Overview
Predicted 3D model of a 1532-nucleotide RNA (small-subunit ribosomal RNA) from a microbial mat metagenome. Its Rfam family is "Bacterial small subunit ribosomal RNA". Gene Ontology terms of the family: ribosome and structural constituent of ribosome. Model confidence (mean pLDDT): 86 of 100.
RNA sequence: AGAGUUUGAUCCUGGCUCAGAACGAACGCUGGCGGCGUGCUUAACACAUGCAAGUCGAAUGCGAAAGGGCCUUUCGGGGCGUGAGUAGCAUGGCAGACGGGUGAGGAACACGUAUCUGACCUGCCUCUGGAUGGGGGAUAGUCCUGCGAAAGCGGGGGUAAUACCGCAUACGCUCGGGCGCGCAAGCGCGUGAGGAAAGUUGGCCUCUAUCUUAUGCCGACGUCGAGAGAGGGGGAUGCGUCCUAUUAGCUAGUUGGCAGGGUAAUGGCCUACCAAGGCGGCGAUGGGUAGCUGGUCUGAGAGGAUGAUCAGCCACACUGGGACUGAGAGACGGCCCAGACUCCUACGGGAGGCAGCAGUGGGGAAUUUUGCGCAAUGGGCGGAAGCCUGACGCAGCAACGCCGCGUACGUGAUGACGCCCUUCGGGGUGUAAAGCGUUGUCAUCCGGGACGAAGCCUGACCGCGUAAGGGCGGGUCAGGGUGACGGUACCGGAGGAGGAAGCCCCGGCUAACUCCGUGCCAGCAGCCGCGGUAAGACGGAGGGGGCAAGCGUUGUUCGGAAUGACUGGGCGUAAAGCGCCUGUAGGCGGCAUCAUAAGGGGAUUGUGAAAGCCCUCGGCUUAACCGGGGAAGGGCAGUCCCGACUGUGGCGCUAGAGUGGCGGAGGGGAAGGCGGAAUUCCUGGUGGAGCGGUGAAAUGCGUAGAGAUCAGGAAGAACGUCGGUGGCGAAGGCGGCCUUCUGGACGCACACUGACGCUGAGAGGCGAGAGCGUGGGGAGCAAACGGGAUUAGAUACCCCGGUAGUCCACGCCGUAAACGAUGGACACUAGGUGUGGGGGCAGUGAGUGCUUCCGUGCCGGAGCUAACGCAGUAAGUGUCCCGCCUGGGGAGUACGGUCGCAAGGCUGAAACUCAAAGGAAUUGACGGGGGCCCGCACAAGCGGUGGAGUAUGUGGUUUAAUUCGACGCAACGCGCAGAACCUUACCUGGGUUUGACAUCUUCCUGCCAGAGUCUGAAAGGAUUCGUUCCGCAAGGAUGGGAGGACAGGUGCUGCAUGGCUGUCGUCAGCUCGUGUCGUGAGAUGUUGGGUUAAGUCCCGCAACGAGCGCAACCCCUGUUCGUAGUUACCAGCACGUGAGGGUGGGGACUCUACGGAGACUGCCGGUGUGAAACCGGAGGAAGGUGGGGAUGACGUCAAGUCCUCAUGGCCCUGACGCCCAGGGCUACACACGUACUACAAUGGAGGGGACAGCGGGGGGCGACCCUGCGAGGGGGAGCGAAUCCCGAAACCUCUUCUCAGUUCGGAUUGGAGUCUGCAACUCGACUCCAUGAAGGUGGAAUCGCUAGUAAUCGCGGAUCAGCAUGCCGCGGUGAAUACGUUCCCGGGCCUUGUACACACCGCCCGUCACACCACGAAAGUUGAUGAUACCCGAAGUCGUUGAGCGAACCCGCGAGGGGGGCAGGCGCCGAAGGUAUGAUGAGCGAUUGGGGUGAAGUCGUAACAAGGUAGCCGUAGGAGAACCUGCGGCUG
Repeated sequence: AGAGUUUGAUCCUGGCUCAGAACGAACGCUGGCGGCGUGCUUAACACAUGCAAGUCGAAUGCGAAAGGGCCUUUCGGGGCGUGAGUAGCAUGGCAGACGGGUGAGGAACACGUAUCUGACCUGCCUCUGGAUGGGGGAUAGUCCUGCGAAAGCGGGGGUAAUACCGCAUACGCUCGGGCGCGCAAGCGCGUGAGGAAAGUUGGCCUCUAUCUUAUGCCGACGUCGAGAGAGGGGGAUGCGUCCUAUUAGCUAGUUGGCAGGGUAAUGGCCUACCAAGGCGGCGAUGGGUAGCUGGUCUGAGAGGAUGAUCAGCCACACUGGGACUGAGAGACGGCCCAGACUCCUACGGGAGGCAGCAGUGGGGAAUUUUGCGCAAUGGGCGGAAGCCUGACGCAGCAACGCCGCGUACGUGAUGACGCCCUUCGGGGUGUAAAGCGUUGUCAUCCGGGACGAAGCCUGACCGCGUAAGGGCGGGUCAGGGUGACGGUACCGGAGGAGGAAGCCCCGGCUAACUCCGUGCCAGCAGCCGCGGUAAGACGGAGGGGGCAAGCGUUGUUCGGAAUGACUGGGCGUAAAGCGCCUGUAGGCGGCAUCAUAAGGGGAUUGUGAAAGCCCUCGGCUUAACCGGGGAAGGGCAGUCCCGACUGUGGCGCUAGAGUGGCGGAGGGGAAGGCGGAAUUCCUGGUGGAGCGGUGAAAUGCGUAGAGAUCAGGAAGAACGUCGGUGGCGAAGGCGGCCUUCUGGACGCACACUGACGCUGAGAGGCGAGAGCGUGGGGAGCAAACGGGAUUAGAUACCCCGGUAGUCCACGCCGUAAACGAUGGACACUAGGUGUGGGGGCAGUGAGUGCUUCCGUGCCGGAGCUAACGCAGUAAGUGUCCCGCCUGGGGAGUACGGUCGCAAGGCUGAAACUCAAAGGAAUUGACGGGGGCCCGCACAAGCGGUGGAGUAUGUGGUUUAAUUCGACGCAACGCGCAGAACCUUACCUGGGUUUGACAUCUUCCUGCCAGAGUCUGAAAGGAUUCGUUCCGCAAGGAUGGGAGGACAGGUGCUGCAUGGCUGUCGUCAGCUCGUGUCGUGAGAUGUUGGGUUAAGUCCCGCAACGAGCGCAACCCCUGUUCGUAGUUACCAGCACGUGAGGGUGGGGACUCUACGGAGACUGCCGGUGUGAAACCGGAGGAAGGUGGGGAUGACGUCAAGUCCUCAUGGCCCUGACGCCCAGGGCUACACACGUACUACAAUGGAGGGGACAGCGGGGGGCGACCCUGCGAGGGGGAGCGAAUCCCGAAACCUCUUCUCAGUUCGGAUUGGAGUCUGCAACUCGACUCCAUGAAGGUGGAAUCGCUAGUAAUCGCGGAUCAGCAUGCCGCGGUGAAUACGUUCCCGGGCCUUGUACACACCGCCCGUCACACCACGAAAGUUGAUGAUACCCGAAGUCGUUGAGCGAACCCGCGAGGGGGGCAGGCGCCGAAGGUAUGAUGAGCGAUUGGGGUGAAGUCGUAACAAGGUAGCCGUAGGAGAACCUGCGGCUG
């Protein structure tokens, strides 16, 4: 620090996901040791049991018992002393307000921080200076007695105090008023009134007349008043502190005042009265959520998240209310009341509160021992010893976390065994193991053994102080005793590698690969995605990678995420500019100067607790951990300084803004009036058959007279030409002419005001069309609707009609693709060119030139942008203000609110779901887009196919089997260039097992070969005879037998492959290097202008070259020459024949076959760009590629072939191998393809007569002769062939047939034969005789061919024993037509659109049906919350009453009275409860609504191409559905 994922690829936008760190965790697998930490995040749910707060006898009154001792006894007991002033009871004091727990509540001065308190309190502690005098009356415990089950309560008697109450006295205390100072708060002085106390204990004889064991004195501890301090607290204020506006208004003690009450104290804190305020868009009120902080986690930081453990604060203690005591409480282990719950009960009543420590149940994914000790630290009480202390210190449990250690170390290769892989050679595990040597941490055993302990007590001494003693001093010395942890840490020794490794991962991200199994199954998965027979992605194994006593998973937080952007984002088209304007609050604001100091800057001070983080030093062997010191710390506050900038105030200025004057332009707005053209209608005339409408029609109109035409009239709406990227307006929008009223902008001059400005949340106004209300109007047009067409359908497009509406007035609505998809203002930043309005200058003038301001367009530079593009009218560079965005869908939906008459508008979610959705550009492909151009593509022609019969292939069916493959073109007379057996792969049956075939090997045998016999359908089985070569030998060669390795497979996968092939297509294309352009995909080159059959060539050009293709080079053919001359040829010469190149000979000719020549747009003319090239011509056998062939670019179709061959993998192995016989591949209701033969006279039949070429031939071709009607048969010359053989036919000629199912046609069938072959039954070909079917030129549709072609005629060959209508070749005869490129098909180039890229056989929309999911509505129903009003009203404070009660003080001799007090009564307030009302949010809910999701459902085809009616937006109507139509708008 980034990475994966949208695409064919690219750039951008944008979401999702991953790698990191962390945790009070949990779960899975695993688990050796130690240290230090941590451990109910859930039910503030309920709690059994034990413990968690007491202490003081030096405040006080009482005061046992057991036990043992003594005395006594009636032997039952009694007494005394001890135990012991102990236990215990009680009064009293202090402490139970701390410590410990929890986080429910609370959005608040609760917390944090900084201040204020002159508006306050403060026990214990410290300091200062005083006092502590003298009296009184009760009461608990206890005793007697009563009630009660208990808890407990009552009556009577007696009693103490540091308990209680007067009196005295008192300060600098309190209160009242006075004086002085001060602005004041207040301070000082003096005066009057008021207000205290308690003793306990130690010591001494210095003081004292008595008292001397004190009434004295000296102390200690206490007590009281006052003052001060420290520490603690109460109160107040500024600032900070979550979400929600789908909560916008809240408030009656409410806001303030006066008076009073209350409090320690301010205050509506409370009460009465008066006033009517107070809070709120800087978010009041309401709702939701939450303890806050130091800190913690993360992060580069800014931030974000969090608030366990530790520390500070707050709140709470079963729930709610209340006060009492007290320095302090509205009190966790106190009290009272109410409520819920639990327990006890004798049913009358009582008791209780673990959110203390343990522990239990419950909840939960989940969180420990009913441990030890007060030894240490701390706390309470005490003078102290000491007691108490679940605070605390320790231990236990738990890998929950962090840290440390170990599970050994060295050596050891022929690289063992095993396992895994393998190309079978080997490789891996792997120095790993074993073996040899060494060490000894931890664990185990044995032994030793701490620190933490100082206080304290006793004794002695010293010092201070005193009259002395007591006292004081953490002084000194000696002695004594104190440890839960714990016999622990630590140390030593012993033995012995001995006891100690797992978990996750290995497709990419991301480090680590193979085999097997599985076969879209089982499964994996964080994202992308894997799995459908060769899975590095599933499961196992081997191997590897990572971490390690842990490793993974899950959850959560931050990060990455600049993905809420302060640091640090955006808004033309990706999400995003409000439809437009005015303007409130707010934000921002020109030039100069003075002042001020709020902001700002600087310095300094205070604070920012400790802990933590950081630095440093130190202590545990290290580390974690701990200790000491330091640093840092945003912030807040005080003081001083500065005065540039912002603010504020003052005084000015004119450049911003505005006002006044003059002037011209304009569909700016409103009202009124007027006009002509057109349309429709009405009336009349003329006229007479159609009109109208469409792709074509029909509905419709018309002889009752339409349409057409003329005249007249009526009505409504809209304003042609001008008219223009021209004008005006803020936008919507505005267009005939005239008048009136009215808004704004602009130009030119001066004058004036003097910052008056910009923006603008809310708010207000305007706002196309559609729509709504009321009333008019209604010509044309026209949703709906009716009809006609089209269509599979046509609720549409087209046509004929037609109502709302469109128009007017008034009132609503408030939306649009309300768009420049671009908010407003100001400033700045190259140019060029048009146009509208105004001004200036020059010029005699113009249609001119220069210039300036305002507007409106185009092009273009820098710059910007993802690109497209924008570019002085910015999307550039800046400033200010507003609005808006944060993945797609759900959804602009639901709910709520608000506006509206309604339609609906505005505001505006969530659940759920997806891994994308998008923008721009690129290359293709495609288009019922465009341009250019080819091809037997169409057209023009000729002949066919489709109909018939037959042949053949295929489908289907059948079958034991009908083997298999090929399936649009590009499968179907294809593989098959030849299935009777064989072939043959199929079926049935019979056999065989190292095999029909190859190689190696072990053992045995020693047969070569071959000839027989039996059985059998054959194969095979059984069996007889016979027997080889080399070598001296061992043995070898060869054969056989028995085994072992292996053979074999036309078994599967052509979607694992090689090779070969088809096809687009012989189409003209396909690419590369370098350069250049582009962020990039990519482009350029290869496009353009010409031209060509051609990316053929030329020209141009940021390209220049090159490669594979094209062409040429090759073969055949057409002309000619040279050479050569047998088997071919024969002109001339010669011989010869009945005839014949038959013979001599010739080398002329034909021909053969080798080598040349020839053709190159070379020449001429024209056209063309002085080009390429084209057109015409000459010459020539041939002319523009002469004709034909071979040759097939990059690639496409997972095209075809595992059955040609080869080959990976899988499968079979007494069979899926091999052999054999027979059958099948030849079946047959049908369907299709390809052919043959025909339907006849351009013909058939018969007779006669010509002319080829390619080729083939030895198991062959076979002349010729004989024979048979013939197929053929019997002989058989010649020829391995330019030598011999293999009959050309159509054609020509003569004759016949005469239009008919025929003298056409030949199928089918009967009979008789021939040939091949082991064998023609299934199932060959041919011959002869006989038979003589369909068929009379073929529907829709469809094929071939452009010249030696089509058509037609025969010939040859391969295969082959035989079998040809097929195939491959050959020659003979030999046409017609092409105007042309509109259309069909295919193709090439350029361009355009695209939502396609599996590429239009694409993509994709909506209804319906089914399944599942979440959500909304819903009669209602359930509980909850808070509000208001009223009722009831506990405890309790307060008030009042207090005739009952009534010790202290006062009066009184007393009785009695007074003061103060109590009970009780009454009143205010008041918790819980009740009633009523409306509200809010939540749960459930028959049914219902849409939405989402779901491999193969239904209907259509809406959108993407002009998507076949351009699409889309708003609105309205209609319709199964996508949608259609109307009106207005947009171009995306």